Context: one part of a larger RNA
RNA sequence: CGCAGGAGAUUUGAGAGGAUCUGUCCAUAGUACGAGAGGACCUGGAUGGACGUACCUCUGGUGUGCGGGUUGUUUCGCCAGAAGCAUAGCCCGGUAGCCAUGUACGGAACGGAUAAUCGCUGAAAGCAUCUAAGCGAGAAACCGACCUCAAGAUUAGAUCUCCCCAUCAGACCCCUCGUAGACUACGAGGUUGAUAGGCUGGGGGUGGAAGCCCUGUAAAGGGCGGAGCUGACCAGUACUAAUCGGUCGAUCGG
Repeated sequence: CGCAGGAGAUUUGAGAGGAUCUGUCCAUAGUACGAGAGGACCUGGAUGGACGUACCUCUGGUGUGCGGGUUGUUUCGCCAGAAGCAUAGCCCGGUAGCCAUGUACGGAACGGAUAAUCGCUGAAAGCAUCUAAGCGAGAAACCGACCUCAAGAUUAGAUCUCCCCAUCAGACCCCUCGUAGACUACGAGGUUGAUAGGCUGGGGGUGGAAGCCCUGUAAAGGGCGGAGCUGACCAGUACUAAUCGGUCGAUCGG
């Protein structure tokens, strides 16, 4: 921009894409078969491999500053306690998120038409013949079925609801943001408000803060005290910021 009024929702599915794998074991059954050795079809069940999709409860990884330890050095006048730099100085752990090695699920079943093949009826050709007319069975292949996208499917579809004679219905600009994200888009909100920050509470993490007291010559240990601190997690709470506003929006009246 189009889809001949303008919108907000919900959809149909022409069409397109994806997937389509396979082992072992058990029962049937040591049965059928076979002199024996051996050893099934069919059917039912169990459990794996590789691959794929989703997710983070568990197991782990990361987690650049969440907690702690520690070396050298500088500074805060000194002690104590901190901070800076040294790859995040090094090291030990680790929330959310992201991830696999972790968890869950998938391939199926079924239908249609068939291939090779196997048949029924059956002439040409008094017989025979699956074929010439006709009718069946039959495969991981084909078409559906399963999953995803999908009306620019210009054949532009359908349903529901709303809207008016001047800006309405609605949308956008702008702002706070994230389940979204390169930008855009998408989604949640904008005071009739929990969108983000702050604060409060909780969870999770770290692992016992500072200070004071006690014990010890001291290094240090113990008590107050599961302490103190705490990014992303879960809630609550208008304290702060989403202010005030602006623009577009129907002309064959359908």
Description:
The part of an RNA shown here (large-subunit ribosomal RNA, domain VI) has 254 nucleotides and comes from a metagenome. RNAcentral holds the full RNA, with entries from SILVA.